[in-house]
RNA sequence: UAAGUGGGAUAAGUGGUCGCGGCUGACAAAGUCGAAAGACGUCAGGCGAGGAAAGUCCGGGCUUCACAGGGCAGGGAUGCCGGAUAACGUCCGGCGGAGGCGACUCCAGGGAUAGUGCAACAGAAAUGAACCGCCGGCCUUUAGGCUGGUAAGGGUGGAAGGGCAGUGUAAGAGACUACCGCGCUUUCCGGUAACGGGAGCGGCAUAUGUAAACCCCAUCCGAAGCAAGACCGCACAGAGGCGAAAGAGUAACAUCAGGCGGCCCGUCAGCCUCAGGUAGGUCGCUGGAGCCUGUCGGCGACGACAGGCCUGGAUAGAUGACCACUCACGACAUAACCCGGCUUAUCGUCCCGCUUCAGAU
RNA sequence: CGGCGAUUAGCGCAGCCCGGUAGCGCAUCUGGUUUGGGACCAGAGGGUCGCAGGUUCGAACCCUGCAUCGCCGACCA
Numbered sequence: 001u002a003a004g005u006g007g008g009a010u011a012a013g014u015g016g017u018c019g020c021g022g023c024u025g026a027c028a029a030a031g032u033c034g035a036a037a038g039a040c041g042u043c044a045g046g047c048g049a050g051g052a053a054a055g056u057c058c059g060g061g062c063u064u065c066a067c068a069g070g071g072c073a074g075g076g077a078u079g080c081c082g083g084a085u086a087a088c089g090u091c092c093g094g095c096g097g098a099g100g101c102g103a104c105u106c107c108a109g110g111g112a113u114a115g116u117g118c119a120a121c122a123g124a125a126a127u128g129a130a131c132c133g134c135c136g137g138c139c140u141u142u143a144g145g146c147u148g149g150u151a152a153g154g155g156u157g158g159a160a161g162g163g164c165a166g167u168g169u170a171a172g173a174g175a176c177u178a179c180c181g182c183g184c185u186u187u188c189c190g191g192u193a194a195c196g197g198g199a200g201c202g203g204c205a206u207a208u209g210u211a212a213a214c215c216c217c218a219u220c221c222g223a224a225g226c227a228a229g230a231c232c233g234c235a236c237a238g239a240g241g242c243g244a245a246a247g248a249g250u251a252a253c254a255u256c257a258g259g260c261g262g263c264c265c266g267u268c269a270g271c272c273u274c275a276g277g278u279a280g281g282u283c284g285c286u287g288g289a290g291c292c293u294g295u296c297g298g299c300g301a302c303g304a305c306a307g308g309c310c311u312g313g314a315u316a317g318a319u320g321a322c323c324a325c326u327c328a329c330g331a332c333a334u335a336a337c338c339c340g341g342c343u344u345a346u347c348g349u350c351c352c353g354c355u356u357c358a359g360a361u
Numbered sequence: 362c363g364g365c366g367a368u369u370a371g372c373g374c375a376g377c378c379c380g381g382u383a384g385c386g387c388a389u390c391u392g393g394u395u396u397g398g399g400a401c402c403a404g405a406g407g408g409u410c411g412c413a414g415g416u417u418c419g420a421a422c423c424c425u426g427c428a429u430c431g432c433c434g435a436c437c438a
Base pairs, nucleotide, nucleotide: 001358002356003355004354005353006352007351008350009349010348012326013325014324015323016322017321018320020048021047023045024044025043026042027041031040032039033038050332054343055342057341058340059339060338061337062225063224064223065222069265070264071263072262075221076220077219078218079217080094081093082092083091084090095109096107097106098105099104110216111215115214116213117210118209119208131154132153133150134149135148136147137146138145139144162180163179165177166176167175181204182202183201184200185199187198188197189196190195229283230282231281232280238274239273240272241271242270247256248255258268259267260266276437277436278435290309291308292307293306294305295304296303297302327330362434363433364432365431366430367429368428371387372386373385374384381418389405390404391403392402393401411427412426413425414424415423
């Protein structure tokens, strides 16, 4: 220099004018409402979208659900090991496997020796296999026929019942032997562990694949969602249904019956449909698992401590328009209860670590 | 804003749970029947199964991510 690989930052900039939404402070004067406080208003100050605000795919806070507590059943989710975290299906560090010369990347990565199911077509056979071939025996006219052995070879298939070499044999075969693979162990060493390395044993009848098929094992999970929900106010204030119904019973419990998303313990009052009315206000609502800086601990995710900061809260829904200058000429996209993640979309620019080859020095 | 569902031939749908040649009705086309048309009878054609990726020997079907369309949800009583 080229090619590549991993990570991070930013999301045109500067100035001016006008406008919009909150917050804080003031109001001497004018106006509207109000008894007043005050509100509207006026003035000043300061603040005002994102890395994804998105998809709504996970996890949590918060709220309500007739108890929201425990157990069982059923259902769902997750799935190598250890850690981080409020929690997670997220993240970090390892292990194993796959790809790459390498930096590095990817893996729904438990169990197919618990059981069941499925494997179309092809093929003799799809799980305890003789179609061709090979070999033996018998028959026979040479060709062939019958019968038996054989999984080494051929063919089919995604997959054919460990691989490969030798011994052996009529031909063969873990039948036997070495190596590799696999499995097992009151085994040894290293590691918290997953696992790695040895030792010994087993000829392997544990042995095709599939669990993003049922299933088994382990762990976790009540449901609904801010249009949740709490309070105030306006208006309409009826009809029907379900429920033994604001039940029976008792002095009061108990008890019986019934309801509460399946059951039990437990617990205890309304619910649904139609018609009708109002579509107003306050709270929930934003100071939080918050942000920034520094030090310390940790390989890291992250944690601890100290100091500093306040940074949208609307409810027809604010963050825009115009002017001037500059440039690389500007992507995806606009909060609606709030956080932690994941996923998806994205014009460019800048920075850092690392790898390989070639050239030059 | 939140919750739920659907996407298969021109149109309306089945098949998906439990993976193995993608079907039904209407419509279209051809032939028959009829003087001609309709109806009827016989036959034929027509499919990226919304898109992309994964699991699997094999995916409309199982899993994941996108896209489009549709439905429901205020309060009082």
Predicted 3D model of RNase P RNA and transfer RNA as a complex of 438 nucleotides. Its mean pLDDT, the model's own confidence on a scale to 100, is 77.